RNAcentral holds the sequence, with entries from Rfam and Ribocentre. Predicted 3D model of a 114-nucleotide RNA (SAM riboswitch aptamer (S box leader)) from Rummeliibacillus stabekisii. NCBI's taxonomy places the organism under Bacteria, Bacillati, Bacillota, Bacilli, Rummeliibacillus.

[in-house]
RNA sequence: GAUCUAUCCAGAGAGGUGGAGGGACAUGGCCCUUUGAAACCUCAGCAACAGGUUCUACUAAUGUAGUAGAAUACUGUGCUAAUUCCAUCAGGCAUAUAGCUUGGAAGAUAGGAG
Numbered sequence: 001g002a003u004c005u006a007u008c009c010a011g012a013g014a015g016g017u018g019g020a021g022g023g024a025c026a027u028g029g030c031c032c033u034u035u036g037a038a039a040c041c042u043c044a045g046c047a048a049c050a051g052g053u054u055c056u057a058c059u060a061a062u063g064u065a066g067u068a069g070a071a072u073a074c075u076g077u078g079c080u081a082a083u084u085c086c087a088u089c090a091g092g093c094a095u096a097u098a099g100c101u102u103g104g105a106a107g108a109u110a111g112g113a114g
Stems, first nucleotide, its partner, number of pairs: 003112006013043005021032003026088004044080003049076003052072009084106001089103005
């Protein structure tokens, strides 16, 4: 990389280096940015996806094991402008416009299997 499953309207930024872009790609919007973009580093924080630990309940072959739930940033990741910034494909509602909504596609993250 391809595949399966779950989640994606919540949450959480300062400093240093750097020096013009950034918001995944394309198009169109909209926005962030020299009051300093990307990237990297340091520190801080957010967050229960997996592991660990603790508690509770149930079950069993009962100093143990399994299942379910809860708590906890200890471990592995992830994340810290705007809903995944919005739309794009198909449908529904409304309609003078604006708009609202369901599903998909694509993407991101985690876990599984190979």